Context: one part of a larger RNA
RNA sequence: GGAUGAACGCUAGCGGCAGGCCUAACACAUGCAAGUCGAGGGGCAGCACGGUGUAGCAAUACAUUGGUGGCGACCGGCGCACGGGUGCGUAACGCGUAUACAAUUUGCCUUAUACUGGGAGAUAGCCCGGAGAAAUUCGGAUUAAUAUCCCAUAAUAUUUUUUCACCGCAUGGUGAGGAUCUUAAAGCUACGGCGGUAUAAGAUGAGUAUGCGUCUGAUUAGCUAGUUGGUGAGGUAAUGGCUCACCAAGGCAACGAUCAGUAGGGGGCCUGAGAGGGUUAUCCCCCACACUGGAACUGAGACACGGUCCAGACUCCUACGGGAGGCAGCAGUGAGGAAUAUUGGUCAAUGGAGGCAACUCUGAACCAGCCAUGCCGCGUGUAGGACGAAUGCCCUCUGGGUUGUAAACUACUUUUAUUGGGGAAGAAACCCUCUUACGUGUAAGAGGCUGACGGUAUCCAAGGAAUAAGGACCGGCUAACUCCGUGCCAGCAGCCGCGGUAAUACGGAGGGUCCAAGCGUUAUCC
Numbered sequence: 001g002g003a004u005g006a007a008c009g010c011u012a013g014c015g016g017c018a019g020g021c022c023u024a025a026c027a028c029a030u031g032c033a034a035g036u037c038g039a040g041g042g043g044c045a046g047c048a049c050g051g052u053g054u055a056g057c058a059a060u061a062c063a064u065u066g067g068u069g070g071c072g073a074c075c076g077g078c079g080c081a082c083g084g085g086u087g088c089g090u091a092a093c094g095c096g097u098a099u100a101c102a103a104u105u106u107g108c109c110u111u112a113u114a115c116u117g118g119g120a121g122a123u124a125g126c127c128c129g130g131a132g133a134a135a136u137u138c139g140g141a142u143u144a145a146u147a148u149c150c151c152a153u154a155a156u157a158u159u160u161u162u163u164c165a166c167c168g169c170a171u172g173g174u175g176a177g178g179a180u181c182u183u184a185a186a187g188c189u190a191c192g193g194c195g196g197u198a199u200a201a202g203a204u205g206a207g208u209a210u211g212c213g214u215c216u217g218a219u220u221a222g223c224u225a226g227u228u229g230g231u232g233a234g235g236u237a238a239u240g241g242c243u244c245a246c247c248a249a250g251g252c253a254a255c256g257a258u259c260a261g262u263a264g265g266g267g268g269c270c271u272g273a274g275a276g277g278g279u280u281a282u283c284c285c286c287c288a289c290a291c292u293g294g295a296a297c298u299g300a301g302a303c304a305c306g307g308u309c310c311a312g313a314c315u316c317c318u319a320c321g322g323g324a325g326g327c328a329g330c331a332g333u334g335a336g337g338a339a340u341a342u343u344g345g346u347c348a349a350u351g352g353a354g355g356c357a358a359c360u361c362u363g364a365a366c367c368a369g370c371c372a373u374g375c376c377g378c379g380u381g382u383a384g385g386a387c388g389a390a391u392g393c394c395c396u397c398u399g400g401g402u403u404g405u406a407a408a409c410u411a412c413u414u415u416u417a418u419u420g421g422g423g424a425a426g427a428a429a430c431c432c433u434c435u436u437a438c439g440u441g442u443a444a445g446a447g448g449c450u451g452a453c454g455g456u457a458u459c460c461a462a463g464g465a466a467u468a469a470g471g472a473c474c475g476g477c478u479a480a481c482u483c484c485g486u487g488c489c490a491g492c493a494g495c496c497g498c499g500g501u502a503a504u505a506c507g508g509a510g511g512g513u514c515c516a517a518g519c520g521u522u523a524u525c526c
Stems, first nucleotide, its partner, number of pairs: 001526004006522005013378006019371002021336001026334003030331003035078003040075002043071002047069003050065006085289003094214008104206002109202008117151004127140005157182001160179008187194002215261003222252003227249008264286004268279004291312005314325004342368001344367003350364001351362004381412004392402004418462005426453001431448008470515005475496003481510005491498002
């Protein structure tokens, strides 16, 4: 000199953009953060409309009805493995980079082909009864499905075996055949479609492996027994000591093994001419974790933040028998700390889940609030104005100098602020209506609908300088000097140093310098 997720002191007008618990991965009250589908099913608890019947002159009332819109709970499907948070652990194939899988898998999506036959038994719910303070739960009868099961059919699918050809990168791979074995499916519909099953390919995602790179300590020198390899088996989507039995005695290490400490990694960011050094807040990618420890289930995918089970610590309810819970999601509370914000709005846009769609959900996201935390921009007036006013301060003191064009005053202007009026873009899709084309079930065009922010941005008008300047410093480094007070005192200080009676260094004043809605100080990095 530059920088920061800063803090503290003094001060403070506005706007835009960005950022905002760095500490206790400490504990958490409350609300919200993941649902959706009636075009899968039994249905109809509640709401609305309609129908029927009864009473009534009627209004209306009662009963009934799933008939319609829709719909709580239940079965079923998909989602809940994403998105969001945090950095505990990890020195590791964790990350980065480059490759490999002839050792793998992939729901939804895209393309292609073929198929979607016949049966069966249950089980929630509803109803009835019981236990319990509750959480919840047990029994009886009865019932459906795109839930479940059986049989059939089937191939470029699976198993076993066999023939031939080609290829390669060792183990081998690919293709074409023969025989054999095993295995499917689900229907709904508004009649437009939406689904289901099998196989192949694509895309995307994931898993595994390898080369190279990746902190400190030798005042850590030896480490290792599933350890290193082999055979076989098991297991996995898959290779593999991944696991197991047996056999062999190997494997790593001074080019630093092992051990200890510290730490998420990278793109980047800061600094630097560069080489480097420091660093991993915000944003993006990867990894890891979800009160602590362990485990599996379901599933295409989890060993699962707002799932399950067990144990532990802690908190809460209790009728004392037993139960409930997990903010490192968004807000918010306490605690800690020098220190870090609202218990806000909307799904309008983008994205996601479900759905044919309408739509529903979405603390992702988009917005708004608070904070000078940072960067950038704007303003606090402009021009004239010498009787160089007054006050203050200084002086070699009839006076002079300075503050100083500064003020007053004159003439203007009106950003911002205030008031009044207008007023966006972000939004065109989905959907509805119509038309056109032919690609024959879709596409294109026209019209209509949709804004949280927000009456915001912005525009016009009104009056009026009106609403708006501080901070540090002035001995040298280092831009900026005098007076008074004090008298090694009080105090200053980044270094040198200053102060003991003339202090440009302390404190005040006048003046000046540098920055400026900021200015200084402290901390940290280069």
Molecule: small-subunit ribosomal RNA, 5' domain
Organism: Crocinitomicaceae bacterium